This is a predicted structure of a 349-nucleotide part of an RNA (small-subunit ribosomal RNA, central domain) from a Bacteriovoracaceae bacterium. Its mean pLDDT, the model's own confidence on a scale to 100, is 88. The RNAcentral record of the full RNA draws on SILVA. The source organism's lineage runs through Bacteria, Pseudomonadati, Bdellovibrionota, Bacteriovoracales and Bacteriovoracaceae.
Context: one part of a larger RNA
RNA sequence: UUGGGCGUAAAGCGCGCGCAGGCGGAUAAGCAAGUCAGGUGUGAAAUCUCGGGGCUCAACUCCGAAACUGCGCCUGAAACUGCUAAUCUAGAAUCUUGGAGGGGGAGGUGGAAUUUCGCAUGUAGGGGUAAAAUCCGUAGAGAUGCGAAGGAACACCAGAGGCGAAGGCGGCCUCCUGGACAAGUAUUGACGCUGAGGCGCGAAAGCGUGGGGAGCAAACAGGAUUAGAUACCCUGGUAGUCCACGCCGUAAACGAUGUGCACUAGAUUUUGCGGGAUUGACCCCCGCAGAAUCGUAGCUAACGCAUUAAGUGCACCGCCUGGGGAGUACGGUCGCAAGACUAAAACUC
Repeated sequence: UUGGGCGUAAAGCGCGCGCAGGCGGAUAAGCAAGUCAGGUGUGAAAUCUCGGGGCUCAACUCCGAAACUGCGCCUGAAACUGCUAAUCUAGAAUCUUGGAGGGGGAGGUGGAAUUUCGCAUGUAGGGGUAAAAUCCGUAGAGAUGCGAAGGAACACCAGAGGCGAAGGCGGCCUCCUGGACAAGUAUUGACGCUGAGGCGCGAAAGCGUGGGGAGCAAACAGGAUUAGAUACCCUGGUAGUCCACGCCGUAAACGAUGUGCACUAGAUUUUGCGGGAUUGACCCCCGCAGAAUCGUAGCUAACGCAUUAAGUGCACCGCCUGGGGAGUACGGUCGCAAGACUAAAACUC
C1' cells in the first nucleotide's frame, strides 16, 4: 500500500466546541478545470511481444511490425464533479405561544438525626462481640427530660421516573442562566455534516494556600483471632471527606457499542406536549419527541443485537495488526509534586 476489522476475541479518543481539510439538498442557465471522444506532435536506442532471417540447434544475434498503457497541443461533447451568476424550500437556523425537568451558578432558609457541652432526675453499670477484651463509668457513666453549640447529609415523595454532551445532578425559597420538546407555520434561503491540530469541560483520590471539622475514616495505636495475622472483627484515631481560590486530567470515564443522515414487521409499559372522542375526571384512539421491555426479517463465531441496530447504505473522524517485554525505557511536552501524554527495541515463547 491493498485487503480485513473495532459490544464480549487486538481495536471507538471520557465528553463537547470548532479552524484547516474531506463530504454535501432541489431547479434551470453559462463556463469547460476534472471527465469523455477524435486528430496531431512526442514517447531515443536497447529491452518486452509478434512475424521472418543467420550461427548444425539453442542461448545469442539481425531485419520488420506492434507496443511504449505517458505527456503536450488542436478541435469537439456537456450527463456527472467543479466554478460563476440566479431561483427555490424538503436540510439547517430564526420567530411566536406554551407546558415539563435532581440541567448549571449565586444567595438565603428548614426539620429529623449523630456528636459535644450545660443543668436536672437517677444508680451501677454501659459499650462491644461468635465469644471476649482494650474502652467509658461512683471524680456519677449509660438511660430520661430541658437547653445550647457546631458540621455534614437531605428520610418519606422516589418510579427499570426526569434532566444533562459527558463527568454528573435530589429538603425548601429567591435571583441569574443553558438546553431539549410541543403547537403555530411567519422569516432567512443550503447558512449543512464530520472534524487532524487547537480550545474548553471532566467522578474519586491526590497537591498548594487559607478556612472548617459533627459523623465517617486511609495511616497509626491498642484489644482480640491465629502457628503467625504488618488482615478480616472490636475500641480509639490523623490526613482526608466540607468551603473558597488555584492545580491535577485520570477511571470497568461502560451501552466495554464515535458523530450525523436516510431506509427497514410488529407488540407492550412509561415521561412530556398536542389533537380527537367524552358534560367532565378516569379511561380510550391518533401524532410528535424521549425512556424501557419483548420480538420478525436481517446480521452475528456464538452469546446476542433487532426503528434507541450489533440490520441496509452514505459522509467524516479515531483506533487495531500474535503473547510477554510494556503502556515500560529513552527523548520530548505538560505538572509544585504525585505523575500524565506521546511511545520503542533487544530478548523470549